The part of an RNA shown here (small-subunit ribosomal RNA, 3' minor domain) has 147 nucleotides and comes from Mariniblastus sp.
Context: one part of a larger RNA
RNA sequence: CACCGCCCGUCAAGCCACGAAAGUUGGGGGGGCCCGAAGUCGCAAUGCCAACCGUUUACGGAGGCUAGCGCCGAAGGUCAACUCGAUGAUUGGGACUAAGUCGUAACAAGGUAGCCGUAGGGGAACCUGCGGCUGGAUCACCUCCUU
Numbered sequence: 001c002a003c004c005g006c007c008c009g010u011c012a013a014g015c016c017a018c019g020a021a022a023g024u025u026g027g028g029g030g031g032g033c034c035c036g037a038a039g040u041c042g043c044a045a046u047g048c049c050a051a052c053c054g055u056u057u058a059c060g061g062a063g064g065c066u067a068g069c070g071c072c073g074a075a076g077g078u079c080a081a082c083u084c085g086a087u088g089a090u091u092g093g094g095a096c097u098a099a100g101u102c103g104u105a106a107c108a109a110g111g112u113a114g115c116c117g118u119a120g121g122g123g124a125a126c127c128u129g130c131g132g133c134u135g136g137a138u139c140a141c142c143u144c145c146u147u
Base pairs, nucleotide, nucleotide: 003110005107008103009102011100013097014096016094018092019091020090023087024086025085026084027083028082031079032078033077034076039072041070042069043068047065048064049063052061053060054059113134114133115132116131117130118129119128120127121126
C1' cells in the first nucleotide's frame, strides 16, 4: 500500500506427519497340549558279580551292579490368546505451500446486525426455526452522573 481494502469455506494441485483398514509379516514374555536328550533320584530284573554266609568246585542266600521302568527335566513340535513393531489396496480428517476453481459468509447497519447454544437443511462458505447475549448502528423517550 488504508474498501480497487480485508477476509471465509468447498473443490483442484503439491508436500508432510497422523488415524482407520481385509490382511501379510517379524519380535517379546507367558499359558495349554504333545514329544522328551543329558543327568540326579526312586523301583529294579528272568541279566551280571571274585570278596560275606551255607555248601560238594555245582547251587542257594545276603548284598551290590546293570538293562529296563518311573518322577523331574533342556531343546523341539503344536494351539489359541496377549502385547510391541514393520508393511498394507483403500479410506478419514489435519498442517503447510506468492499468483488455480466456485461463490461472498465475516469485518461499515458488510448491504438480512453479529455472536453463543440447539435442531433441521444445503456444492461451499452457510441458510432457516427456537432460546439467549450486546462485544449492535440509527432515531426518539425516560432515569442517573458530570459540567
The prediction has a mean pLDDT of 81.